[in-house]
Context: one part of a larger RNA
RNA sequence: UGACGGGACCCCGCACAAGCGGUGGAGCAUGUGGAUUAAUUCGAUACUAACCGAAGAACCUUACCCAGGUUUGACAUCGAGGGAAAGCCCAUGAAAGUGGGCCCCCUGCCCAAAAGGCAGGCCUGAAGACAGAUGUUGCAUGGCUGUCGUCAGCUCGUGCCGUGAGGUGUACGGUUAAGUCCGCCAACGAGCGCAACCCUCGUCCCAUGUUGCCAGCGGGUAAUGCCGGGAACUCAUGGGAGACUGCCCGUGUAAGCGGGAGGAAGGUGGGGAUGAUGUCAAGUCAGCAUGGCUCUUACGCCUGGGGCUUCACACAUGCUACAAUGGGCGCAACAAAGGGCAGCAAUACCGCGAGGUGGAGCCAAUCCCAAAAAUACGCCCCCAGUUCAGAUUGCAGUCUGCAACUCGACUGCAUGAAGGCGGAAUCGCUAGUAAACGCAGGUCAGCUAUACUGCGUUGAAUACGUUCCCGGGGUUUGUACA
Numbered sequence: 001u002g003a004c005g006g007g008a009c010c011c012c013g014c015a016c017a018a019g020c021g022g023u024g025g026a027g028c029a030u031g032u033g034g035a036u037u038a039a040u041u042c043g044a045u046a047c048u049a050a051c052c053g054a055a056g057a058a059c060c061u062u063a064c065c066c067a068g069g070u071u072u073g074a075c076a077u078c079g080a081g082g083g084a085a086a087g088c089c090c091a092u093g094a095a096a097g098u099g100g101g102c103c104c105c106c107u108g109c110c111c112a113a114a115a116g117g118c119a120g121g122c123c124u125g126a127a128g129a130c131a132g133a134u135g136u137u138g139c140a141u142g143g144c145u146g147u148c149g150u151c152a153g154c155u156c157g158u159g160c161c162g163u164g165a166g167g168u169g170u171a172c173g174g175u176u177a178a179g180u181c182c183g184c185c186a187a188c189g190a191g192c193g194c195a196a197c198c199c200u201c202g203u204c205c206c207a208u209g210u211u212g213c214c215a216g217c218g219g220g221u222a223a224u225g226c227c228g229g230g231a232a233c234u235c236a237u238g239g240g241a242g243a244c245u246g247c248c249c250g251u252g253u254a255a256g257c258g259g260g261a262g263g264a265a266g267g268u269g270g271g272g273a274u275g276a277u278g279u280c281a282a283g284u285c286a287g288c289a290u291g292g293c294u295c296u297u298a299c300g301c302c303u304g305g306g307g308c309u310u311c312a313c314a315c316a317u318g319c320u321a322c323a324a325u326g327g328g329c330g331c332a333a334c335a336a337a338g339g340g341c342a343g344c345a346a347u348a349c350c351g352c353g354a355g356g357u358g359g360a361g362c363c364a365a366u367c368c369c370a371a372a373a374a375u376a377c378g379c380c381c382c383c384a385g386u387u388c389a390g391a392u393u394g395c396a397g398u399c400u401g402c403a404a405c406u407c408g409a410c411u412g413c414a415u416g417a418a419g420g421c422g423g424a425a426u427c428g429c430u431a432g433u434a435a436a437c438g439c440a441g442g443u444c445a446g447c448u449a450u451a452c453u454g455c456g457u458u459g460a461a462u463a464c465g466u467u468c469c470c471g472g473g474g475u476u477u478g479u480a481c482a
Base pairs, nucleotide, nucleotide: 001482002481003479004478005477007476008475009474010473011472012471013470015466016465019429020428021427022426023425026320027319028318029317030316031315032314033313034311035310042053043052064306065305066304067303068302069301070300073130077129078128081124082123083122087102088101089100090099091098092097105121106120107119108118109117110116132295133294135293136292137291141289142288143284144283145282146280148278153192154191155190156189157188158187159168160167161166172183173182174181198272199271200270201269203241204240205239206238207237208236209235213230214229217228218227219226244266247260248259249258250257251256322422326381327380328379329378330377332375338369339368340367343362344361348357349356350355388419393414394413395412396411397410398409399408435458436457437456438455439454440453441452
C1' cells in the first nucleotide's frame, strides 16, 4: 500500500421489511446430469452452466457411429499434355461413383478467302509443389463476451511531505443519483469515468397533404370517404418551441433542501443506447483469425443408412391445470407493432374440420395475412374428480416434403390419467410496473415455439422503517497474510 475480520461508524440497492403473483407437489414441453448405446458429436458447470452456443437435428444441417468408395483430393495457385463444358441414352450400384455410346467450342491477331498457325477464355489433366483437418493447446494469442456494475470510482503533471515503499491532491464539514456541487485545506491543475450531447414516448406550433383524413358544401347508396371537393381535425414525414431550481415563500455562508404557482410535463419527466482503471490464467482454437504441436491412401474427402429424439432416476427453466372472480354455447365491440413475389392471398364454391378448388387485388399508409383475446350482453351448468382438467391410447384423415418407420405438425370421432392450490426451501416485481389477455416477427419446405424478440388491451396492492440476511461504496481499526 492492499486484502481479510462472526471489528467500529456513515451511506446505497426489490437487499430485508410491507404487499401481489409464482417455483418447490401433478401432467406435459425443453435443457442438463447420470445410466444406456455401434454412436447417443462437441462446448458451457456456484452467483456469471442447464428453452445456453442452436433465430428451427426426418435427409441435408452433422462435427458422431456402421457400411460402400476415394487419394493433387469437395476448395486455391502453378502444371507436361489433351479438349469445349454442359446435355441426352445404356449397363452396373443403396447412393457416391465406375464403364460405354451420342453430341462436340468461343473470342482476338496473322492471312484477300479457305486451309493453317499463335494467344486468350472455359473444361479436363500425369508427376509433383501443395491443398485439407469442427484434430490438440482459450494456461501461447487476437477479436468478441459474461461478471463485479451504470457501482462511483481509477489515474496523471507540477509542487509539497517521507531515507524509502509511498502519501498528499482524492482527506474534513455539508450536499447529490453521482469524486454531483459548495465551503475549507500544501496543494494547484488535468485526464478516463458521472452528467450532457444521440434515439424514443409525452404537449404545442410551422410546412407538406397521398395510398392517410372528412368538419363544413354538393351528389349518390341497402350500406361504406363511395364520388365531386376540402386542408379544418386525426394521422404521417420533416423542422422548431418547451424545463432552466427560471419565478415566489421558507431555510442555509454556499452548494442545495422543503413547499407553492404556472404548465402537457418539475427538479435526472418515462424508457433505451452508452459499461472507466481493473478482477475472475472467467468463457470462446466449434463463428472468425492465429503461434506451436499432431494427421497426410488419413485424424482429409464423397455417399447410403443410423444416431444427436434412448430412459430405472436426479436437477433446472417453462407451459397447462386443479375450477363458479369459473366452464360451455350464442351474439356484439375495441388495438398496436410487424410481414408479404419461388411471396401474402380476398369474394365465391366443396368439406364437420385440418384443408381443397380457384384466383380478384397487392412489390403495398392503397391489397392481403387479420379472427384480436381477455371484455360486455343472453342462456345452460350447481360444487361433483364434475359440462373442471386435459395427459395417454385406438381408428380415420389433411398438409409440407424425393421421403414423415426410427422421428413432423395439424384435424375429426372415441378414450378420458395424474391433479382438491403443493414440505423444507426459494424467485420476480415499486406504476401504466406486477398480474392477466391476446397479436406479430425472425429462424423456416414443414415443424416438435409452451422458447426468444417485440406489440398493444385490461390494470392493482404495498413501502412503518434500515435491527437483521445478501451485494456494493466511503472513513477508520486489528493482523503472525501478500
Annotation:
A computed fold for a 482-nucleotide part of an RNA from an uncultured bacterium, annotated as small-subunit ribosomal RNA, 3' major domain. The full RNA is in RNAcentral, with records from Greengenes. The coordinates come from a structure-prediction model, not an experiment, and the mean pLDDT is 83. Rfam family: Bacterial small subunit ribosomal RNA.